[in-house]
């Protein structure tokens, strides 16, 4: 110096005029509001709304169904499907990645076409037997070979056989184990047995996890009109309390639970709160841990809405364009990536010009 | 904002793993007529994109683009 591989940082500065929300102040005005001065005003994804949670309502959210979701361990955490760290499998010489990675030996289904066969079967071949002069037929053994296919009776070689066969034997796979040894644990190394095709992003097993809606959730401030007159009944009993009818309400269903006047429809202001200055907050240090994080001290307050506020232009300057020129360098102009809070936080995922930095591989030169 | 659904020829729909994606309107080329229409016989033309699962995907999983519908509190 070349190629890569992981991670961070930052997302054009700056000024001068003209504007915009917001919230304080002061003056005028008078309970609308209007000038002024001060502070502050967009992100790494504010985006898709895909997760997982605060919050807040709903038959009290209590049990069970049914549904949905997850899926290797162990661990972080408020919580997840996120992360961190190992496993084990794929790619990559290497740093390093990337995996929807439980069960096909519980049970059902599918495997089109082609092939004898697609899950228990012999088409052709091969071997033995009957019968036949004979060509053949017929029982029966046999996945070694040959046709088909994504997939074919573990593989490859040797022994063995009438021909064959994991039938034996080496080597390798692969599944099982109340096994031995490490390790929390996935698993790994051995021993032992066994040789049963493939799909669960197909039903379905098994482990966990799961109430529903969303902040246009939802709380507080009226009125009108309709419904309904029953302020249920009987009993027990010292009682506001117990049981039994009748009635009503109630989330997908059931079991049940809860009311005894509770209700239902319209209309008007879009009013204050949720709501944004105490948080799962930010930042620096310091300790613990391999890390995701956690823990302590100091500091700091950092947008906000009615369903829209953050913006425009000049002037230098910073990169890139394009054009002249060998070259220094000069010259243009509608250039300046994606993009725009709106309950909040924590992820994921997609988009994003030009850049800047750290660690690491590997491959040349060179000492 | 939030929550649902949906996306096949130019149009309008069918197909919910398996041979070349089927229909109907629309266009078109021949026939047929003395010409047009109608009618007959042919023919062009699609699974929204990437990416997985499967021997195999419009169809099953994931992203991701476009579209279209609902829902406000009311004391």
């Nucleotide at each position: 110096g070349g190629a890569g591989u992981a991670c961070g940082c930052g997302g054009g500065a700056u000024g001068g005029c003209c504007g915009c929300g917001u919230u304080u102040c002061a003056a005028c005005a008078a309970u609308c509001g209007u000038u002024g001065a001060a502070a502050u005003g967009a992100g790494g994804a504010a985006a898709g709304u895909c997760c997982g949670g605060g919050c807040u309502u709903c038959a009290u959210c209590g049990g069970g169904c049914a549904g949905g979701g997850u899926g290797c361990a162990g661990g972080a955490u408020a919580a997840c499907g996120u992360c961190c760290u190992g496993u084990c499998g794929g790619g990559g010489c290497a740093a390093c990645u990337c995996g929807a990675a439980g069960g096909a030996a519980a049970g059902u289904g599918c495997c089109a076409c082609a092939g004898a066969a697609a899950c228990a079967u012999a088409c052709c071949g091969c071997c033995g037997g009957g019968c036949g002069c004979g060509a053949g037929u017929c029982c029966g053994g046999u996945a070694a070979g040959g046709u088909u296919g994504a997939a074919a009776u573990c593989g490859u070689g040797a022994g063995g056989u009438a021909a064959g066969a994991g039938c034996u034997c080496a080597c390798g796979g692969a599944g099982c184990g109340u096994c031995g040894c490490g390790g929390u644990g996935a698993c790994g190394c051995g021993c032992g047995c066994u040789c049963g095709g493939g799909u669960a992003a197909a039903c379905c097993c098994c482990a966990c996890c799961u109430g529903a809606a969303g902040c246009a959730a939802g709380a507080u401030c009226g009125c009108u009109c309709g419904a309904u007159u029953a302020u249920g009944g009987g009993u027990c009993u010292u009682u506001u309390g117990g049981c039994c009818c009748c009635g009503g309400a109630c989330g997908g269903c059931c079991c049940g639970u809860c009311c005894g006047u509770a209700c239902g429809a319209g209309c008007c202001a879009c009013a204050u709160c949720g709501c944004a200055a105490c948080g799962a907050g930010g930042c620096g240090c310091g300790c613990g841990g391999u890390g995701a994080c956690g823990c302590g001290c100091g500091c700091c307050c950092c947008a906000g809405a009615g369903a829209g506020a953050u913006g425009a232009u000049c002037g230098c300057c910073g990169c890139a364009g394009c054009c002249c020129g060998c070259a220094a360098g000069g010259g243009c102009g509608c250039g300046c990536a994606c993009a725009g809070a709106a309950u909040c936080c924590g992820g994921c995922u997609u988009a994003c010009a030009g850049g800047c930095g750290u660690a690491c591989u590997u491959c040349g030169c060179a000492a | 904002g939030u929550c649902u659904c949906g996306g096949u020829a130019g149009u309008g729909u069918a197909g919910u793993g398996g041979u070349u994606a089927g229909c109907a309107c629309a266009c078109u080329a021949g026939c047929c007529u003395g010409u047009c229409a109608c009618g007959c016989u042919g023919g062009u033309a699609a699974c929204c994109c990437g990416g997985g699962u499967u021997c195999g995907a419009a169809u099953c999983c994931c992203g991701g683009c476009c579209g279209a519908g609902g829902c406000g509190c009311c004391a």
Overview:
Predicted 3D model of RNase P RNA and transfer RNA as a complex of 442 nucleotides. Its mean pLDDT, the model's own confidence on a scale to 100, is 76. Rfam match: Bacterial RNase P class A. By type it is a ribozyme.